Transfer RNA from Candidatus Jorgensenbacteria bacterium RIFCSPLOWO2_12_FULL_42_11, 75 nucleotides, folded computationally. Model confidence (mean pLDDT): 80 of 100. It matches the Rfam family "tRNA". The same sequence occurs in records of 2 taxa.
RNA sequence: GCCCUUGUAGUGAAACGGAUAUCACGACUGCCUUCGAAGCAGUUAGUGGAGGUUCGAAUCCUCCCGAGGGCACCA
Numbered sequence: 001g002c003c004c005u006u007g008u009a010g011u012g013a014a015a016c017g018g019a020u021a022u023c024a025c026g027a028c029u030g031c032c033u034u035c036g037a038a039g040c041a042g043u044u045a046g047u048g049g050a051g052g053u054u055c056g057a058a059u060c061c062u063c064c065c066g067a068g069g070g071c072a073c074c075a
Stems, first nucleotide, its partner, number of pairs: 001071007010025004018055001026044006048064005
């Protein structure tokens, strides 16, 4: 330098182009308990960035950024 894959709550994952973005774990609050743990109820927090296509984009396209992999070049 070229090519491929990939980026979604704090973490790990879902989500045919139809929407109120879901689940688990975590964290926090309450209930329960002598105190904890467990259990129950609730809260928390997200589509890497900028454009484009579309009636509608997490999803498709372009560029940029990050991560992983393959190939090539060099002395």